The RNA shown here (transfer RNA) has 58 nucleotides and comes from Podarcis lilfordi. Rfam family: tRNA. The RNAcentral record of the sequence draws on Rfam.
RNA sequence: UAGCUCAGUCGGUAGAGCAUGAAAUUUUUAAUCUCAGGGUUGUGGGUUCAAGUCUCAC
Numbered sequence: 001u002a003g004c005u006c007a008g009u010c011g012g013u014a015g016a017g018c019a020u021g022a023a024a025u026u027u028u029u030a031a032u033c034u035c036a037g038g039g040u041u042g043u044g045g046g047u048u049c050a051a052g053u054c055u056c057a058c
Base pairs, nucleotide, nucleotide: 003018004017005016006015012049020036021035022034024032025031026030042058043057044056045055046054
């Protein structure tokens, strides 16, 4: 660090739960289950082939 709460190992394709949307089912103000959408990782620099990860300022 996703709308919210948080992961992310030795620097190597950004994840989970909840929430939201859709389908199925039945005991129908709802529950169960499946799928999907959603991110320039606070801002701006530095190092590096490569930064969520190292580093500086705010």